[in-house]
Molecule: Glycine riboswitch aptamer
Organism: soil metagenome
RNA sequence: GUGCAGGAGAGCGUGGCCAGCGCUGCAAUGGCCGCCGCCGAAGGCGCAACUCCCGCAAUCGCUCAGGCAGAAGGACUGCGC
Numbered sequence: 001g002u003g004c005a006g007g008a009g010a011g012c013g014u015g016g017c018c019a020g021c022g023c024u025g026c027a028a029u030g031g032c033c034g035c036c037g038c039c040g041a042a043g044g045c046g047c048a049a050c051u052c053c054c055g056c057a058a059u060c061g062c063u064c065a066g067g068c069a070g071a072a073g074g075a076c077u078g079c080g081c
Stems, first nucleotide, its partner, number of pairs: 001081006011036001013035007021025001037068003043064001044062003050055001
C1' cells in the first nucleotide's frame, strides 16, 4: 500500500427563499442563504519541562475544515498478501 473483520461521540434542530409534490396543505423530495445548540477519531493548527538538532507531540488542546436518524465516512486495532 492493499483485501477482509472490528471501529466512538454529538440535532432526522430551526427561520427565510426557490424548485417542486398526489397543488392551498398533516406540502413528498431537493437546492440556496441564515440562526441556535452540540461532537471530537478524516484532514489542519497548537502545546511546557527536557533536548545542539531531531524529538517529546497525541487517543492532549483548538474546532479552521469535517460531522451530529440510517447509509456513507471514520483515527485506530486484528488477520492475510